[in-house]
RNA sequence: GCGGAUGGCUGGAUGACCGUAGGGGACGCACGUCCCGUGAGGAAAGUCCGGACUCCACAAAGCAAUGGUGCCGGGUAACGCCCGGCCGGGGUAACCCGAGGGAAAGCGCCACAGAGAACAGACCGCCCGCAGACAGGUCGACCGCUGUCGAUACCUCUGACGGGUAAGGGUGAAACGGUGGAGUAAGAGCCCACCGCAGCCCGGGCAACCGGGAUGGCACGGCAAGCCCCACCAGGAGCAAUGCCGAAUAGGGGUCUCGCGCGGGAAACCGCAGGGGUGGCUUUGCCCCAGAGACCCGGGUUGGCAGCUAAAGCGGUCCGGUAACGGCCCGCUUAGACGAAUGGUCAUACACGAGGCGGCAACGUCUUGGGACAGAAUCCGGCUUAUAGGCCAUCCGCGCGU
Numbered sequence: 001g002c003g004g005a006u007g008g009c010u011g012g013a014u015g016a017c018c019g020u021a022g023g024g025g026a027c028g029c030a031c032g033u034c035c036c037g038u039g040a041g042g043a044a045a046g047u048c049c050g051g052a053c054u055c056c057a058c059a060a061a062g063c064a065a066u067g068g069u070g071c072c073g074g075g076u077a078a079c080g081c082c083c084g085g086c087c088g089g090g091g092u093a094a095c096c097c098g099a100g101g102g103a104a105a106g107c108g109c110c111a112c113a114g115a116g117a118a119c120a121g122a123c124c125g126c127c128c129g130c131a132g133a134c135a136g137g138u139c140g141a142c143c144g145c146u147g148u149c150g151a152u153a154c155c156u157c158u159g160a161c162g163g164g165u166a167a168g169g170g171u172g173a174a175a176c177g178g179u180g181g182a183g184u185a186a187g188a189g190c191c192c193a194c195c196g197c198a199g200c201c202c203g204g205g206c207a208a209c210c211g212g213g214a215u216g217g218c219a220c221g222g223c224a225a226g227c228c229c230c231a232c233c234a235g236g237a238g239c240a241a242u243g244c245c246g247a248a249u250a251g252g253g254g255u256c257u258c259g260c261g262c263g264g265g266a267a268a269c270c271g272c273a274g275g276g277g278u279g280g281c282u283u284u285g286c287c288c289c290a291g292a293g294a295c296c297c298g299g300g301u302u303g304g305c306a307g308c309u310a311a312a313g314c315g316g317u318c319c320g321g322u323a324a325c326g327g328c329c330c331g332c333u334u335a336g337a338c339g340a341a342u343g344g345u346c347a348u349a350c351a352c353g354a355g356g357c358g359g360c361a362a363c364g365u366c367u368u369g370g371g372a373c374a375g376a377a378u379c380c381g382g383c384u385u386a387u388a389g390g391c392c393a394u395c396c397g398c399g400c401g402u
Stems, first nucleotide, its partner, number of pairs: 001398010013348006020039002023036005041373001045384002048382005053238004066234005071085005086100001087098004101229002106227002108223003123169002125165005130159004136155001137152006177195005196218001197216002200213005242306004252297007261272004274289005313332004318327003350371001352369007
């Protein structure tokens, strides 16, 4: 210098003017006016995990069901998060990735292809046997002829034949340990060496696991992200939780006052009477009424208040720890809205992009563009996802110079 890995920070600045939502103050009876001060994020997002808090349920414990988590150790209020380690995979490396318990409890599944897919399988090939053949080879005979005839399997060829063989080919994601040798008719852990594997012993480590030794010829294919087994965790709903205050109007309940008529009947009902309506009035007719008023109580709706933001809080020195994190001390206060504020305009430079000019280059200068993702709604710890640009630290590889 180029290329890469990891971790972290920042993500617009300044000024003026106009607005906006809470808070405080002044004036004012009040509506309100003025002044001061405060007002989004690293993700406020997805609402995916874990908690605080609230209400409901619940004697305790256990069991079952359902859901979740799943290498080991540690951290934490807790977690599916974080830190450190182990194992496996990738990368020259820094480093990165892993739904990473159990397949020797049991059940189930393993598509297509393939002969055969779990105590497997003979399709091709290889080998032995058997049967047959005579093209080649060989042997014999004949012959003028490089030809003809015959024979033959320790060479050869053929087979709807009988066996052996899991070495080789082929199929597949996967074919019943791998490589090499010995061995064999051909082959095979049949035997041997090394590697792998299994349980055993020894050593190291808290552990996951690692190293070594002797033994065994190899049993136990894969899938648990199908059921299942093992260990551990979990009662339900959520700030629209929940508590308080509480109109108008319409329901509900209570007390008091007046009314609820008379006769018959067990009652339904009938007869007579009463009040009101219909009409200017009367008669007749028709219809309606059996309650009204006052006061009190209680629940709910609109609404208001609380919950509500000082907290597992932030920053710093020191100490413990590899680290996550913990401890002591000091300092700081940082939205709390609910028709839901946090905005807009202008100016100035600045990061950055594009183009022109000058310059060997670094760079200078002019013009123009120009600042991502997004946005509180009870709060906190995480994870995930989105994010223009800029900056810092540590580490790795390659090249060059000294």

Background: RNAcentral holds the sequence, with entries from ENA. The RNA shown here (Bacterial RNase P class A) has 402 nucleotides and comes from Rhodovulum sp. It matches the Rfam family "Bacterial RNase P class A". By type it is a ribozyme. The prediction has a mean pLDDT of 75. A source record names the gene rnpB.